[in-house]
Context: one part of a larger RNA
Molecule: small-subunit ribosomal RNA, central domain
Organism: uncultured bacterium
RNA sequence: CUGGGCGUAAAGCGUGCGCAGGCGGUUCUCUAAGACAGGUGUGAAAUCCCCGGGCUUAACCUGGGAAUUGCGCUUGUGACUGGAGGACUAGAGUGUGGAAGAGGGGGAUGGAAUUCCUGGUGUAGCAGUGAAAUGCGUAGAUAUCAGGAGGAACACCGAUGGCGAAGGCAGUCCCCUGGGCCAACACUGACGCUCAUGCACGAAAGCUAGGGGAGCAAACAGGAUUAGAUACCCUGGUAGUCCUAGCUGUAAACGAUGGAUACUAGACGUAGGAACUGGAUUGACGGUUUCUGUGUCGUAGCUAACGCGUUAAGUAUCCCGCCUGGGGAGUACGGUCGCAAGACUAAAACUC
Repeated sequence: CUGGGCGUAAAGCGUGCGCAGGCGGUUCUCUAAGACAGGUGUGAAAUCCCCGGGCUUAACCUGGGAAUUGCGCUUGUGACUGGAGGACUAGAGUGUGGAAGAGGGGGAUGGAAUUCCUGGUGUAGCAGUGAAAUGCGUAGAUAUCAGGAGGAACACCGAUGGCGAAGGCAGUCCCCUGGGCCAACACUGACGCUCAUGCACGAAAGCUAGGGGAGCAAACAGGAUUAGAUACCCUGGUAGUCCUAGCUGUAAACGAUGGAUACUAGACGUAGGAACUGGAUUGACGGUUUCUGUGUCGUAGCUAACGCGUUAAGUAUCCCGCCUGGGGAGUACGGUCGCAAGACUAAAACUC
């Protein structure tokens, strides 16, 4: 190189954008680089193979042939791939119209609740647990009423729902802004798919600087439990959780399932459009068809089984990533990145 694989056995990069590269729709003409066919030169000898010959045979020696799957030159073919030119519209994109959405960024604002503060009423308990105790309370707590402060999160709606590339996104209103979907026409005319390196985004925790701090709460302290209890339970409580600017770059970053395209039974929901239609013509509401999403079941087929099954793990093509017994080890060393924590890349000895 070849081979077999990647939902759960080892294996899909966390996600996207995208240069190089690989691959690429229909049709006409030309070309002849690839390709195919013929001819020719070369491909040393020995060896190997075939047919003979020589040692009594064999090994061995020897004659001829074949082979040397290759390379060069040349003649031709024009289906296919490539190249050049022209045309097309089914891929892709643009315009017009429409409707949906927790998509993103910024600003403003609302109510409930917790906590705290002030004042009123009021009196001996409150809180907590399996039971207690630590704790709070006669310096007046808990409860209750009124007022105030502040931070964080947004009950119901709410969904088996929606949006986003993923991470993720939820009170309400305003501003800015991205993407997708549908319908009918018009336009561009292959402009496409994938993507090593690269670039960007990327939960939580963590880090730097400055704010903020209600609740919750690593660490920590105390009380219990226990043989012990560096825990589970309780009372407290600091980082942190929040904001701004930057860093980190990892997760069971999961559908444990890379992306694109085409094809291959159905049934039942649900979300957004569109067309036709019923109802009474407008309407609420419903039916049928269709496009796009999201679910459940299921045929063929696939699968070791579980299961998957038009949202494929079916049938195929293209491109990328990854795997190759367990441990050692996602470690050491080196390198790159990082303030650090560490991340990425990534062995071997040895052992079973």